Notes: A computed fold for a 110-nucleotide RNA from Starkeya sp. ORNL1, annotated as Guanidine-I riboswitch aptamer. Of the family's consensus pairs, 100% are formed in the model. Taxonomically the source falls in Starkeya (Bacteria, Pseudomonadati, Pseudomonadota, Alphaproteobacteria).

[in-house]
RNA sequence: UUUCAGGGCUCCUAGGGUUCCGGCAUCGAAAGCGAUGCGGCUGGACCGAGAGGAGCAGCCCGGUGGCGAGACAUUCGCCGGGUCCACGGCGGGACAAAAGCCCGGGAGGC
Numbered sequence: 001u002u003u004c005a006g007g008g009c010u011c012c013u014a015g016g017g018u019u020c021c022g023g024c025a026u027c028g029a030a031a032g033c034g035a036u037g038c039g040g041c042u043g044g045a046c047c048g049a050g051a052g053g054a055g056c057a058g059c060c061c062g063g064u065g066g067c068g069a070g071a072c073a074u075u076c077g078c079c080g081g082g083u084c085c086a087c088g089g090c091g092g093g094a095c096a097a098a099a100g101c102c103c104g105g106g107a108g109g110c
Base pairs, nucleotide, nucleotide: 008056009055010054011053012052015047016046020044021043022041023038024037025036026035027034028033058083059082060081061080062079063078064077065076085105087108091103092102093101
């Protein structure tokens, strides 16, 4: 200096809020039920990481298997290796709302 993969999805966690369920408070005489409010209510459920975890397929490189024999190529399969590294705002966006979600491996920094 040049070339190639460096990417995707699923589950979970850190984290997150409050539409729903539940809980609490007040009110409706009481119960049932309802209304309003509270996430500085543990929860159910929900959202959820490029730089967190696990898994799956994919892709790249090498080897290898089946055909009367040999070579090449293609397809399918099998085996091994690789898929590295990674400081990071403000602000904005979505869903009810918020966030390590998305803008974003961004701006910027080294």